About this RNA: Transfer RNA from Homalodisca vitripennis, 71 nucleotides, folded computationally. It matches the Rfam family "tRNA". Rfam classes the family as a transfer RNA. Its mean pLDDT, the model's own confidence on a scale to 100, is 83. RNAcentral holds the sequence, with entries from ENA. The organism belongs to Homalodisca, within Eukaryota.
RNA sequence: GGCUCUGUGGUGUAGUGGUAACGCACUCACCCGGUAAGUGAGAGAUCCGGGUUAGAGUCCCGGCGGAGCAA
Numbered sequence: 001g002g003c004u005c006u007g008u009g010g011u012g013u014a015g016u017g018g019u020a021a022c023g024c025a026c027u028c029a030c031c032c033g034g035u036a037a038g039u040g041a042g043a044g045a046u047c048c049g050g051g052u053u054a055g056a057g058u059c060c061c062g063g064c065g066g067a068g069c070a071a
Base pairs, nucleotide, nucleotide: 002069003068004067005066006065007064010024011023012022013021026042027041028040029039030038047063048062049061050060051059
């Protein structure tokens, strides 16, 4: 260099073209003998650039990162 797969909060993962969801973690409050457990609330993300579309996390192209295959 060629081919295939992949990229979503801090982390691990969902998401059939129609308001981006869940667990853990984090913050605050309640509760409590309590820096634990439990309850309630909250903040936080689509790798980058373009294209298609009325509408893109999703489809297409290129780039970048990661994993794999053949030589």